Source information
Predicted 3D model of a 73-nucleotide RNA (transfer RNA) from a Spirochaetales bacterium. It was read from a public genome assembly. NCBI's taxonomy places the organism under Bacteria, Pseudomonadati, Spirochaetota, Spirochaetia, Spirochaetales. It matches the Rfam family "tRNA". Rfam's curators write: Transfer RNA (tRNA) molecules are approximately 80 nucleotides in length.
RNA sequence: GCCCUUGUAGCUCAGUAGGUAGAGCACCACCAUGGUAAGGUGGGGGUCGUCGGUUCAAAUCCGCUCGAGGGCU
Numbered sequence: 001g002c003c004c005u006u007g008u009a010g011c012u013c014a015g016u017a018g019g020u021a022g023a024g025c026a027c028c029a030c031c032a033u034g035g036u037a038a039g040g041u042g043g044g045g046g047u048c049g050u051c052g053g054u055u056c057a058a059a060u061c062c063g064c065u066c067g068a069g070g071g072c073u
Base pairs, nucleotide, nucleotide: 001072002071003070004069005068006067007066010025011024012023013022019056027043028042029041030040031039049065051063052062053061
């Protein structure tokens, strides 16, 4: 220098023939218990790495760029 994979909630990840984002754990409240853990119910939390483009509409398609992993020379 070139190529491939990857970046979504605090963490681990889902979500692609484009239609305004989910799960588990964690966190908060309540229930329950003599109390704790486990358990049950409810709740808060992300404009999807950044910037731009296409589109009525983008996490999803395209380009640039940054980070991580790998390969080639």